[in-house]
Context: one part of a larger RNA
Molecule: large-subunit ribosomal RNA, domain III
Organism: groundwater metagenome
RNA sequence: GAGUAACGAAAGAGGAGUGAGAAACUCCUCCGCCGAAUGCCCAAGGGUUCCUGAGUAAAGCUAAUCUGCUCAGGGUUAGUCGGGACCUAAGCCGAGGCCGCAAGGCGUAGGCGAUGGACAACAGGUUGAUAUUCCUGUACCACGUCCCCACCGCUAUCACCGAUGGCGGGACGGGGUAGGCUAGGGGAUCCCCGGCGAUGGUCGUCCGGGGGUAACCGCGUAGGGCGGGCGAUAGGUAAAUCCGUCGCCCACUAAGCCUGAGACGGGAUGCCGAGCUCCGUGAGGAGCGAAGUCCUUGAAGCCAUGCCUCCUAGAAAAGCGUCUAGGGAGGUGGGACGUGCCCGUACCAAAACCGACACAGGUGGGCAGGUAGAGAAUACCAAGGCGAUC
Numbered sequence: 001g002a003g004u005a006a007c008g009a010a011a012g013a014g015g016a017g018u019g020a021g022a023a024a025c026u027c028c029u030c031c032g033c034c035g036a037a038u039g040c041c042c043a044a045g046g047g048u049u050c051c052u053g054a055g056u057a058a059a060g061c062u063a064a065u066c067u068g069c070u071c072a073g074g075g076u077u078a079g080u081c082g083g084g085a086c087c088u089a090a091g092c093c094g095a096g097g098c099c100g101c102a103a104g105g106c107g108u109a110g111g112c113g114a115u116g117g118a119c120a121a122c123a124g125g126u127u128g129a130u131a132u133u134c135c136u137g138u139a140c141c142a143c144g145u146c147c148c149c150a151c152c153g154c155u156a157u158c159a160c161c162g163a164u165g166g167c168g169g170g171a172c173g174g175g176g177u178a179g180g181c182u183a184g185g186g187g188a189u190c191c192c193c194g195g196c197g198a199u200g201g202u203c204g205u206c207c208g209g210g211g212g213u214a215a216c217c218g219c220g221u222a223g224g225g226c227g228g229g230c231g232a233u234a235g236g237u238a239a240a241u242c243c244g245u246c247g248c249c250c251a252c253u254a255a256g257c258c259u260g261a262g263a264c265g266g267g268a269u270g271c272c273g274a275g276c277u278c279c280g281u282g283a284g285g286a287g288c289g290a291a292g293u294c295c296u297u298g299a300a301g302c303c304a305u306g307c308c309u310c311c312u313a314g315a316a317a318a319g320c321g322u323c324u325a326g327g328g329a330g331g332u333g334g335g336a337c338g339u340g341c342c343c344g345u346a347c348c349a350a351a352a353c354c355g356a357c358a359c360a361g362g363u364g365g366g367c368a369g370g371u372a373g374a375g376a377a378u379a380c381c382a383a384g385g386c387g388a389u390c
Stems, first nucleotide, its partner, number of pairs: 012030006031387004039367004045348002049346001050074006059067002079140002081344004086117002091112003097106003121138005141340005147335006160327002165323004173310005179303003184297005190211006196204001212271002216266003223259004227250007235243002272292001275288005311314001353362002369381004
């Protein structure tokens, strides 16, 4: 220079409280902003920032009684959620092996490796802080068992188990798409609860509010798919009753089988629930608890990895089914009872991640209310969240 520039997009006002001290902290009222987000849930990343109490030197672009700051204490509960005890992809490692003077490189068998496949839990309640994890209620899966019931078998007229093997399946592209549903929404003259008016009217088809409920079990629907049987058999690295191939017979609209949302019934004499009552100065806490129906609209979700169509012809392996090889004297099914390991789980999703900063930038997925609208545009609102640290 200069007490100058700046104080990083943005609305605050009044009252009360706390306090040494209040424009900024807490509470109340009003006002305003976002509302395909400035709400809610998750992946990554961060790593205690979460909650409670205390504090105000420094951090906070000002102040601070406040804080993602300082100090102390506390907090993350799982058979079913995610990962491992299952599977494989790219890629990586790699017994032997090949190459190289070596260091090391490549690579078979084999293994590791999710961003994929497989796989059993839902609703409500609860804490200051966790919850599909705790509690209540109701389920399901796997394995086991001197137990109970039924049935089958015991050397073959062989119960049952059953591959590290065969076969099937898993199993997949782009585009289009009618239909059936549900979530969600709207309405109600129907049901329940409350109200009767500061000012003329308002007991009325009046006004305000509410009108929920999962997994699972049962049933097997709208719909989608598949022909069935017998005989032969040189192929599927052994075998096969399985698959493939060939032949014959019967269907060809059917039957049968597989798949399959939703609805309906149970779950539920439960839970939730407008509101009411009690306690507390208050934040808040405890208890009781009505109705819980009908009509309509309707998805981008489900049936559906469906169906139709196109050519560029669109992972693998395991789980699973079946077939034998083989095992085998006790076993199968039902019930009852028992067992169920390791890791993650707080909090943020932007002031807590990536940008040196509490930075107008960047950051994957899910949810998707109302009125108007083609719409996830736009405008105004709901739930919810904020008023951006001078």